[in-house]
Molecule: small-subunit ribosomal RNA
Organism: uncultured archaeon
RNA sequence: UCUGGUUGAUCCUGCCGGAGGCUACUGCUAUUGGGGUUCGAUUAAGCCAUGCGAGUCUAAAGGUUCUUCGGAACCUUGGCGAACGGCUCAGUAACACGUGGAUAAUCUGCCCUUGGGUGGGGGAUAAGCUCGGGAAACUGAGUAUAAUACCCCAUAGGUCCGGGAGGCUGGAAUGCACUCGGACUGAAAGUUCCGGCGCCCAAGGAUGAGUCCGCGGCCUAUCAGGUUGUAGUCAGGGUAACGACCUGACUAGCCUUCGACGGGUACGGGUGUUGAGAGACAUAGCCCGGAGAUGGACUCUGAGACACGAUUCCAGGCCCUACGGGGCGCAGCAGGCGCGAAAGCUUCGCAAUGCGGGAAACCGUGACGAGGGAACCCCAAGUGCUCAUGCAAUGCAUGAGCUGUUUAUUAGCCUAAAAAGCUAGUAGAGUAAGGGCUGGGUAAGACCGGUGCCAGCCGCCGCGGUAAUACCGGCAGCUCGAGUGGUAGCCACUUUUAUUGGGCCUAAAGCGUCCGUAGCCGGUUUGGUAAAUCCCUGGGUAAAUCGUGGUGCCUAACAUCACGACUUCCGGGGAGACUGCCAGACUUGGGAACGGGAGAGGUUAGGGGUACUUGCGGGGUAGCGGUGAAAUGCUAUAAUCCUGCAGGGACCACCAGUGGCGAAGGCGCCUAACUUGAACGUGUCCGACGGUAAGGGACGAAACCCUGGGUCGCGAACGGGAUUAGAUACCCCGGUAGUCCAGGGCGUAAACGCUGCAGGCUUGGUGUUGGGGAUCCCGAGAGGGUGCCCAGUGCCGGAGUGAAGAUGUUAAGCUUGCCGCCUGGGGAGUACGGUCGCAAGACUGAAACUUAAAGGAAUUGGCGGGGGAGCACAGCAACGGGUGGAGCGUGCGGUUUAAUUGGAUUCAACGCCGGAAAACUCACCGGGGGCGACGGUUACAUGAAGGCCAGGCUGAUGACCUUGCCAGAUUUUCCGAGAGGUGGUGCAUGGCCGCCGUCAGUUCGUACCGUAAGGCGUUCUGUUAAGUCAGAUAACGAACGAGACCCCCUCCCUUAUUUACUAGGUGUCCCUCCGGGGAUGCUGUACUAUAAGGGUACCGCUGCUGCUAAAGCAGAGGAAGGAGGGGGCAACGGUAGGUCCGUAUGCCCCGAAUCUCCCGGGCUACACGCGCGCUACAAAGGGCAGGACAAUGGGCUGCGACACCGAAAGGUGAAGCCAAUCCCGAAACCUGCUCGUAGUUCGGAUUGAGGGCUGCAACUCGCCCUCAUGAAGCUGGAAUCCGUAGUAAUCGCGGGUCAACAUCCCGCGGUGAAUAUGCCCCUGCUCCUUGCACACACCGCCCGUC
Repeated sequence: UCUGGUUGAUCCUGCCGGAGGCUACUGCUAUUGGGGUUCGAUUAAGCCAUGCGAGUCUAAAGGUUCUUCGGAACCUUGGCGAACGGCUCAGUAACACGUGGAUAAUCUGCCCUUGGGUGGGGGAUAAGCUCGGGAAACUGAGUAUAAUACCCCAUAGGUCCGGGAGGCUGGAAUGCACUCGGACUGAAAGUUCCGGCGCCCAAGGAUGAGUCCGCGGCCUAUCAGGUUGUAGUCAGGGUAACGACCUGACUAGCCUUCGACGGGUACGGGUGUUGAGAGACAUAGCCCGGAGAUGGACUCUGAGACACGAUUCCAGGCCCUACGGGGCGCAGCAGGCGCGAAAGCUUCGCAAUGCGGGAAACCGUGACGAGGGAACCCCAAGUGCUCAUGCAAUGCAUGAGCUGUUUAUUAGCCUAAAAAGCUAGUAGAGUAAGGGCUGGGUAAGACCGGUGCCAGCCGCCGCGGUAAUACCGGCAGCUCGAGUGGUAGCCACUUUUAUUGGGCCUAAAGCGUCCGUAGCCGGUUUGGUAAAUCCCUGGGUAAAUCGUGGUGCCUAACAUCACGACUUCCGGGGAGACUGCCAGACUUGGGAACGGGAGAGGUUAGGGGUACUUGCGGGGUAGCGGUGAAAUGCUAUAAUCCUGCAGGGACCACCAGUGGCGAAGGCGCCUAACUUGAACGUGUCCGACGGUAAGGGACGAAACCCUGGGUCGCGAACGGGAUUAGAUACCCCGGUAGUCCAGGGCGUAAACGCUGCAGGCUUGGUGUUGGGGAUCCCGAGAGGGUGCCCAGUGCCGGAGUGAAGAUGUUAAGCUUGCCGCCUGGGGAGUACGGUCGCAAGACUGAAACUUAAAGGAAUUGGCGGGGGAGCACAGCAACGGGUGGAGCGUGCGGUUUAAUUGGAUUCAACGCCGGAAAACUCACCGGGGGCGACGGUUACAUGAAGGCCAGGCUGAUGACCUUGCCAGAUUUUCCGAGAGGUGGUGCAUGGCCGCCGUCAGUUCGUACCGUAAGGCGUUCUGUUAAGUCAGAUAACGAACGAGACCCCCUCCCUUAUUUACUAGGUGUCCCUCCGGGGAUGCUGUACUAUAAGGGUACCGCUGCUGCUAAAGCAGAGGAAGGAGGGGGCAACGGUAGGUCCGUAUGCCCCGAAUCUCCCGGGCUACACGCGCGCUACAAAGGGCAGGACAAUGGGCUGCGACACCGAAAGGUGAAGCCAAUCCCGAAACCUGCUCGUAGUUCGGAUUGAGGGCUGCAACUCGCCCUCAUGAAGCUGGAAUCCGUAGUAAUCGCGGGUCAACAUCCCGCGGUGAAUAUGCCCCUGCUCCUUGCACACACCGCCCGUC
């Protein structure tokens, strides 16, 4: 002096835990010494076997026995003591204790001092002796005897009564003393050694004790009234003594909110623990006092007891017994049982210190002294040191040496006797280290093994679900150390009960409001007093304890000496400011008076108004009413609607206002009566009369209760209709209590400003209400304007305060007085008790138990069936085309199976893993083979492993077995250790990828704001595709993203010209209707194309809008216009998203099998469900015939022209081309013919037959051709997808995979629309704002029922 724990983070409030000290018990461990006021207190003041704990005196006396003749022992009488010492803490809340007094209300043995005295006499009795009773304990009779035992007389004396005198002490005589008279009573003890020791009386002292009083110290009001000997008076009794202590009579008092009475708890104090202190808690041990001795009651003796080791009785317990009767009391020392977490030896001694007796010697003493036991406390010491060698080296082991505290041992001293100690000697490193902890707090492991939300740990937070620094071990380390941890209690920490020293708007906490009693507090001034206060002084505050300084034990603890301190108290003297008290004065607090005004202040009575509703009359006809939409309901007996009149009850629009009044609740049409309070003004009066307020009293919304009225409307309950999964609700139609009035009751509200009342002080601005006063204007009005003062009521805001929000002269600022209330959350404003109430209930108001948080304010996110702005064809709207229905293809689920390997599951899995699996792939299933680098071990030249013929085994195989042959060390067994693993973990990872995101966001530096988390910047306005830009702004700049940039397309220019092109020129050949056309060379590079570079577009120009901005709209020019079109790249991060089965990789696992090879099967199954596609359902079509026009690309066991064969698939031959050169190459479209709306000349599934291709191999399970067959299907429910222009739709082509197989994917071109030019309704995204008890963030949190 702090520190961990509420949160995503923050600041508070607040409690819970941790670190310190002390006490008791306890786990593990333990070498020694000294000291101590430690050791059955806590529970059972429970019970006790056994022994001991109070005796002594012969110099008071008698006797018996023995005798060394000195005496000794024993018994009895007698004296003193046994009332001390020792133990315990049950009771006791009390004069019990502490402290200070009183005793004029008392006693006091032994002791001290002083004075006086000790004369005479008498009768008993114990032991003894003789007899008895009884089991015992004990007891009876007879007889003898002594005393310092007992009795009588005398004297001294004492007590009482009456009288006198008037002395002494004192605060005060009732006291003491003197004197006279009377009555009653009435002492003494001896012994002797002659010194004395005793005895009696009186007075005084000392000591001890009794009694009384002031003050002080526990809890409880869920104990508020208690008391009848109670309070007092008189008289008496009793006591050492006062007193209702007791008795009789009389009076009716006495105590109490300053807590009586009752209940609970408790011996009190000195002191102890802790704390800086104030305090809090404790008070067993030592000392002082009290009380008790199994529970209770009584009594004797005595100076003293109502007596722990005395008596008697009762009760309960135990013991003995011959059953007749007896005995006992460890809360003394030991010891035992019981109880318990809990506490020692049935030791020694009277040597010391004390006490009792005694003249003394001495005797006795479980007081005491001393030893033994105990990890009871405190203090002190040790458990080694040096060298060498080895090792994994701050250390350990071995060896050698040193020292000798301890240890062992010998002798002496010490002691009552020992032990211990001390002195001297001998041996010998030998005999001596543990406990707790190591995630944070909190010093110390990111070590190993085990375990796997298990076992367990944890004071609190929290660890453990396969990489645990937190569990259990090992190793290592930290800390304290003969100790160290745990449990329980107390103090501190805690300013967490706050006097010192807290709070109450929102965290717990201001009574709903006012009045007022006690109490507490109190204006200015003068004088007095001195209760309180302060100073000085005397006494006292026991000792121990505590502090300081000495002294003695080797030091220390300890002991001891001196001084001091301590708390309050009592006495004396002084001071006089403040407080108090007494007396006087004052006016500013307060009250009163007067004046003119304001007001929904209150009560009562009267009057009025519209609406509503009902009735009657008239008019009028089919609906009305109600809702999101309806229905119940009303209406043909005439509703709703219009209109006239009448009745009824409730209410009081506009005015009306963060306007007014009231203590609060509350108060609103008008008038009157009665009545309250406040403000203002006044050179009026009183003179502190005041403030607050426990108890107490009054008022107190709505609802509710009682009695009696009233009832238009509204309307709990209730009925019906809807809504809904249900709907005991929200909505609708009705409707009873009630709402209204009178009289009572209740006494509560978010009765809120969540802010008690009163006073003072402390910068301002601006409204408004009432009053006053000033000034100006004036229409002269109770008019208007503008300042000022007082009082009220709002808003803004400064300092200050506050955790912040906020508050801020109407304080939550500073300050004074008084009251109320709070002390973690829950249980609970519950239970019990009490008071009140007719009841409902109100007020007062706990505990057990449970829990680590509950809570306040603010921050950032996320969320909202909150708000605002903006945006998007994975949003809507408009339009076009699909999917969902059919058949087929393909993927997934499910099911099946020996296996149908595995992964991916909303968007963001499902023609995905480039995953078109015949074998391979391959991971799955069935079967069969093979493989171990390296080390140790073992076998082996008496031949390991390997190869081979035949036979067997087998689906098959020198794989294995039998026999034989070849060959020659690359080998065998076992144990380890490896290779390998598409085995596990994507929740251990890297890398890569998807999605948020076709988004426009994400941050930083400095400054500023905030206690902080954070904010600002990044907000606002306009604008943009955009945090794009501009303007404003406590911000100014900057970074990543957007943009810019890069690539392709579109326009132009330049350069280049082969394999591209062919306008022009020119050559050859062919056709010709003679105009020309075609093919092919050369030249050429104009055009096209190719591929390199450059240009162009920027709101640049004009107009309008906008702020003279950014920008938007329109236009001109232009190939292109506002980002020209398309793509690449693409933030901080998140999603434990996906992938260990691409590769990489930690850990775990398999290891002769989960490795690897071979054969076969499977991934292709099929009651079923889903996704994505293809083909269709036809005429914008199908079929046949003829005729056109591309681009991207690809090509060596490749593309293959062309020719031939075949009906075709295809086959045979084969030029050219490693390619701008050769090859592969369109369809929709156009023209003509046909079909005529049909399950068709649509549609092509399915199946049969015959061929072809690839490949070891097309059965499971490929593709193609031809012929035949000719299914479903006639445009698709709910729902849902895509698309804004060269797009959708439609048509084909190329490439990837590939031996073969494309309805897939990636590209390419051909034909080529419709609609919108908006919006935020749905789905989402971004920004601002708002609420939140969410933060794993609404798929959240959380409540109730079962």